[in-house]
Context: one part of a larger RNA
RNA sequence: GAGUAGCGAAAUGUCAGUGAGAAUCUGACACGCCGAUUGCACAAGGUUUCCAGGGGAAGGUUCGUCCGCCCUGGGUAAGUCGGGACCUAAGAUCAGGCCGAAAGGCGUAGUCGAUGGACAACAGGUUGAUAUUCCUGUACCCGCGUACAAGUGAUGGAGUGACGGAGAAGGCUAGGAUGAGCCGGCGAUUGGUAGAGCCGGUCUAAGCAAAGUAGAGGUGGUGUUGGCAAAUCCGCACCACAACUCGAAAGUGUGAUGGGGAGCGAACGGGUGACCAAGUAGCGAAGCAUCUGAUGCCAGCUUCCAAGAAAAGCUUCUAGCGUUAAUUGUAUUGCGGCCCGUACCGAAACCGACACAGGUGUGCUAGGAGAGAAUCCUGAGGCGAGC
Numbered sequence: 001g002a003g004u005a006g007c008g009a010a011a012u013g014u015c016a017g018u019g020a021g022a023a024u025c026u027g028a029c030a031c032g033c034c035g036a037u038u039g040c041a042c043a044a045g046g047u048u049u050c051c052a053g054g055g056g057a058a059g060g061u062u063c064g065u066c067c068g069c070c071c072u073g074g075g076u077a078a079g080u081c082g083g084g085a086c087c088u089a090a091g092a093u094c095a096g097g098c099c100g101a102a103a104g105g106c107g108u109a110g111u112c113g114a115u116g117g118a119c120a121a122c123a124g125g126u127u128g129a130u131a132u133u134c135c136u137g138u139a140c141c142c143g144c145g146u147a148c149a150a151g152u153g154a155u156g157g158a159g160u161g162a163c164g165g166a167g168a169a170g171g172c173u174a175g176g177a178u179g180a181g182c183c184g185g186c187g188a189u190u191g192g193u194a195g196a197g198c199c200g201g202u203c204u205a206a207g208c209a210a211a212g213u214a215g216a217g218g219u220g221g222u223g224u225u226g227g228c229a230a231a232u233c234c235g236c237a238c239c240a241c242a243a244c245u246c247g248a249a250a251g252u253g254u255g256a257u258g259g260g261g262a263g264c265g266a267a268c269g270g271g272u273g274a275c276c277a278a279g280u281a282g283c284g285a286a287g288c289a290u291c292u293g294a295u296g297c298c299a300g301c302u303u304c305c306a307a308g309a310a311a312a313g314c315u316u317c318u319a320g321c322g323u324u325a326a327u328u329g330u331a332u333u334g335c336g337g338c339c340c341g342u343a344c345c346g347a348a349a350c351c352g353a354c355a356c357a358g359g360u361g362u363g364c365u366a367g368g369a370g371a372g373a374a375u376c377c378u379g380a381g382g383c384g385a386g387c
C1' cells in the first nucleotide's frame, strides 16, 4: 500500500435456556427453501471423520459456550449379506517349447483374474454409537453322527447353463386414489352445523402346502456310417399310440392365539418451582370394497442386421470301480459350520492446494395439475448456506 480489496450463489424472526461473555450454541414457536431431490440406500474413494463426556490456544474467512478442531474414554458381533475355501472373460502369468549378446521376448498345457455365472434368511425389536450380524419368532443349506435301504459312477460323451437391438400385445404385482364401508378421536366465546360433520388410521416377510392357469415338452419301441474309447445318453432313420408329464409371475391357505398399529399413557427418582424423567414403561381398535396401475415380475410373439461370452454348476450316459459298504439315497428329536469386510461420510469427510458455485457410477423416488422423471405447488424426509 491499507484498516483498502475481500468474507465464495440462498430468509429469517421472537421467546426461553446455558454461560464470564450469545445475531451465530441448545430448546420451543412462527416463517421460508428443496422435494427425479437439498430425501433414502449402496459402489468407488477416504480411513476413525462415528458415539459419549470435557475443552476453548490454533483450525472455522465474523462470533462461538459450538464443530468434521483438541483431550479422554467407547463403538464395527454373520453357516445364509459382499469376498475367499466354486467357475471362467478381457487380460496377466507361464512347466516343457521356440527365439534372443545379457537383461529378456513370444507362447502350449496349467494357474491367476469380476465388471459376469453359481450359491442356503426373512419379519419385528433393541443401543449413545452395530445389526438380514445381537435378541424374539419362524425358516433354509452343508457336513458329521445314527437308523434303514441300495450298486455306484468320471478330470470323458451329451443336454442344459447360454445371452443382441427394436416393437406390439397379454397376465400380474409394487405403488396410488376414492369410499354414505370399518375403527379411533373431536365438539369450539363465532352467522350456520350432531349431519352424507371434521381429523387420523385402515398392514404384515422368508419358508412350507395344496390346487393347477399361462406356457413348455409329444410318449413308447426298433435300428445305428456320427458324438476321437464305450453308452441304455444325444443325434439320425423307421414304426406304434394318443394322452400324459412338467409347470411361470401371481393369487389362496399357513406362517400369525405372532409382529406391527392410530390412539391412550404412568410411576420411582430429581428439581424451590415451571419442569425433567417421557411421549419412556405399559395398554392397544379397525384392517375391507371399488377403481387405477408401472420403467418392476412372468411367459410367449413379431421384426431387423451389425447375428449378439466362457467355464463351473445342474441333469443324463457309459468307461471304470465294486460285493462290502469305501459310495449313494431316504429319514433324523443329536452335534458342528472356518478366514476377511461390516463404524461413519458418500459430499464440509472422495478428486479439485481451501469447510472451493466444478467433477463423481448405481438403485428407490409419493400427491394435485400434466403426455411426462418437464414445470409449479406440496408429502415423507431434510435444510435456512459460518459474518
Stems, first nucleotide, its partner, number of pairs: 012030006031384004039364004045345002049343001050074006059067002079140002081341004086117002091112003097106003121138005141337004145332006151321002156317005164304004170298003175292005181202006203259002207254003215246003218241007226234002263283002269276002305308001350359002366378004
Annotation:
A computed fold for a 387-nucleotide part of an RNA from an Erysipelotrichaceae bacterium, annotated as large-subunit ribosomal RNA, domain III. Lineage of the source: Bacteria > Bacillati > Erysipelotrichia > Erysipelotrichales > Erysipelotrichaceae.